[in-house]
A computed fold for a 511-nucleotide part of an RNA from an uncultured bacterium, annotated as small-subunit ribosomal RNA, 5' domain.

Context: one part of a larger RNA
RNA sequence: GAUGAACGCUAGCGGCAGGCCUAAUACAUGCAAGUCGAACGGUGGCAGCAAUGUCAUAGUGGCGCACGGGUGCGUAACACGUAACUAACCUACCUAUACCUGGGGGAUAGCCCGCCGAAAGGCGGAUUAAUACCGCAUAAGGCUUGAGAGCGGCAUCGCUUUUUAGUUAAAGAUUUAUUGGGUAUAGAUGGGGUUGCGGGUCAUUAGCUAGUUGGUUGGGUAACGGCUGACCAAGGCGACGAUGACUAGGGGAGCUGAGAAGCUGGUCCCCCACACGGGCACUGAGAUACGGGCCCGACUCCUACGGGAGGCAGCAGUAGGGAAUAUUGGGCAAUGGGCGAGAGCCUGACCCAGCCAUGCCGCGUGCAGGAAGAAGGCUUUCUGAGUCGUAAACUGCUUUUGACAGGGAAGAAUAAGCACUACGUGUAGUGUGAUGACGGUACCUGCAGAAUAAGCACCGGCUAACUCCGUGCCAGCAGCCGCGGUAAUACGGAGGGUGCGAGCGUUGUCC
Repeated sequence: GAUGAACGCUAGCGGCAGGCCUAAUACAUGCAAGUCGAACGGUGGCAGCAAUGUCAUAGUGGCGCACGGGUGCGUAACACGUAACUAACCUACCUAUACCUGGGGGAUAGCCCGCCGAAAGGCGGAUUAAUACCGCAUAAGGCUUGAGAGCGGCAUCGCUUUUUAGUUAAAGAUUUAUUGGGUAUAGAUGGGGUUGCGGGUCAUUAGCUAGUUGGUUGGGUAACGGCUGACCAAGGCGACGAUGACUAGGGGAGCUGAGAAGCUGGUCCCCCACACGGGCACUGAGAUACGGGCCCGACUCCUACGGGAGGCAGCAGUAGGGAAUAUUGGGCAAUGGGCGAGAGCCUGACCCAGCCAUGCCGCGUGCAGGAAGAAGGCUUUCUGAGUCGUAAACUGCUUUUGACAGGGAAGAAUAAGCACUACGUGUAGUGUGAUGACGGUACCUGCAGAAUAAGCACCGGCUAACUCCGUGCCAGCAGCCGCGGUAAUACGGAGGGUGCGAGCGUUGUCC
């Protein structure tokens, strides 16, 4: 100098930030991922004589739930950083281009009936719809296969093109104009894989290795690969530190330092890993999936003892641990995300508010005059003097801040709709047109009144600041040197002084 700090004493206000470093311990309760009726058949409410319209929604279906949020257990590794390669790869939604969207079928939730179960839940029968599911047609293009030509490269090879054979699509909705569906190519975005180099400790760890190293041939993957199976060969790594052990998430960065460098990785951003412990796959463009599933285990809860339910390292909150770390708050107004044609719905992301001097920054606790140098304290060489000290009283002034009263924001951009204009006819522009949690907050104005506001540590040297009393190697102090045994500037108190100041000291840690 710095700090995610803690402790002691003290404490007026504001702005901005930060806030379980320990038990990746266990969790009561609430909320944190839904949405679409313009995919579908039902059901219910309302209006209506009805047709029908409108609102709501359990279920099927679509999209999302792989993002966002948390934590740092594991990991010394292509995990991360950086630079490359992928002619060995994938990519939903989005954009561009080209083409297509024909005609059928059988079911199943729901609803109804019945049954089993304490419950969680399950079974049977009948019936029904779809953008759910399955055939058929078409096949430009794609894929597989055979033959040929041209061009290119980086070894395997890549691209373009002609042709043979085989194979592969689709879905409608609302209504008159949109939107959706299928195939292919390209882009964008996001990812997978490979490689060079870089960054811990220990040699009181010296040898390690059988899918091990390579090959052939099957399998598997989006893709290369011992990734995996069979067979064959006997290789591969290592003092340029293999193997083993211990420790640890990595980086941008932060702190210190003139630098070299040392230490750290909390908040914010990027990447990785994990989601009660371990394993496994399913769905899907994408997961081996925090608030999905299955199995084993530990733990907790319910039970009619037959059987079931659960996972806060999401936001609050509780217990425990600890020197120690906050509210079971408000709002979707803004930004962003999911769904939706939209209106909108959801969003503990986020925006705000609450608590804490935890930090940084700013402001205030008054200003000017005022000597009888008051009283009082302390000191003293004691009828006196010095000092606290212009300090107080007293006079004049101001009102930051605080209290009260009045006014009162920016953050809001526009959306749907409506009107107009332009053309390339579904887009753009212009006008109009809802919406503020914070918050009656910030801010402004007025009003009365010095009124509401100072402490903490130190004073032997280092190191700015000195005397008196008490104590008497006692009580005690102490960062180092060292003080204290009767005149202690070093202990304790007082007066005075010095430093910093809403803080000041102490302790821990780093330079």